[in-house]
Context: one part of a larger RNA
């Protein structure tokens, strides 16, 4: 010096990116337990107190009765520094965000706020369904049948889920209009023959007229979007109010320096002596309603900040033990 332990005065996170490691808690019984809840929980909340041996007695079991056994209880006495005497054996609380929640994942650096999911909604689908797989046959869906199956988004509850159909999709629409133009072959022309002809090539009028496209409605839990510029109140500010341009319509509710805020360490409260962190408020926000908004009891090997117990993480390191290492051979 490594590894692995066992200990430490006085302090007790001051170590650190972060209490990472420890170190503490811990069993049974008994009193006691808050806020907040989907009333189930939370809860072993928290947070106190008991717990050796001795002896006496009670209760039950047992038996025809005593009595042995077993289980439980009550009282007095005693020893220790310490009695759940070792080993096994939960630290504990308030608060935030994100996910309802139990599950799943990157075998071999990521378990999670990713993923799935009950639940909700939309859009095909009447069966030879729709979709998939194949070139077909076929098969799957399905021995199923709209409370069924397929595809796409959200994602328990709970209160909601505003406004635009102008652009792009998508879907209806016996009119109009623009392009389009299939198949059928009247006819011609050449070949072809000693010359016809049949056959072949080659061209071809009329006639026929589908989908689309424009155009004319619907749909936004489709894809998606959701304004500017001036004035005004009897201190000042502000502007509920007017006025005026543009839009298809101008972002509503709730929430907002947030896992979203550039300026920015925003500004005020708390909390430290000191707080680019955290809570909780302002709102001038690039955030806003199933790309789902806002909330939310339980629940997490999830992430932050905080209190308390504890501690060698540390102030500062010391002592031991046991393996190596290292010296000799």
């Nucleotide at each position: 010096c490594c590894a692995u332990g066992u200990u430490g005065a006085a302090g007790g996170a001051a170590c650190u990116c972060g209490a990472a490691a420890a170190a503490a808690u811990g069993a049974c019984c008994c009193c006691g337990u808050a806020a907040c809840u989907u009333c189930g929980g939370g809860a072993g909340a928290a947070g106190g107190g008991g717990u050796g041996c001795u002896c006496u007695c009670c209760u039950a079991u047992g038996u025809u009765u005593u009595g042995a056994u077993u289980a439980g209880g009550a009282a007095a006495g005693u020893g220790g520094c310490a009695c759940a005497u070792a080993c096994c054996a939960a630290g504990g609380g308030g608060u935030a965000g994100c996910g309802a929640c139990u599950g799943u994942u990157u075998a071999u650096u990521a378990a999670a706020a990713a993923u799935a999911g009950a639940a909700g909604a939309c859009u095909c689908u009447g069966c030879u369904a729709a979709g998939u797989g194949g070139u077909a046959a076929c098969a799957c869906g399905a021995u199923g049948u709209a409370u069924a199956g397929a595809g796409u988004c959200u994602g328990a509850c709970a209160c909601c889920u505003g406004c635009c159909c102008g652009a792009u999709g998508c879907u209806g629409g016996a009119a109009g209009g623009c392009c389009g133009g299939a198949a059928g072959g009247a006819g011609a022309a050449g070949u072809g023959u000693g010359a016809u002809a049949a056959g072949c090539u080659u061209u071809g009028a009329a006639u026929g007229g589908a989908a689309g496209c424009c155009c004319c409605g619907g749909u936004a839990a489709a894809c998606g979007g959701u304004g500017g510029c001036a004035g005004u109140a009897a201190c000042u500010c502000u502007a509920a109010c007017u006025a005026u341009c543009c839009u298809a319509a101008g972002g509503u509710a709730g929430c907002g320096a947030a896992a979203u805020u550039c300026c920015u360490u925003g500004u005020c409260g708390c909390a430290u002596a000191a707080g680019u962190a955290g809570c909780a408020a302002c709102c001038u926000a690039a955030a806003c309603a199933a790309u789902g908004g806002u909330g939310u009891a339980a629940c997490g090997a999830c992430u932050g900040a905080c209190c308390u117990g504890c501690u060698g993480u540390c102030u500062c390191u010391g002592a031991c033990a046991u393996g190596g290492a290292c010296u000799c051979g």
This is a predicted structure of a 329-nucleotide part of an RNA (large-subunit ribosomal RNA, domain IV) from Aegilops tauschii subsp. strangulata.
The full RNA is in RNAcentral, with records from Rfam.
The organism belongs to Aegilops tauschii, within Eukaryota.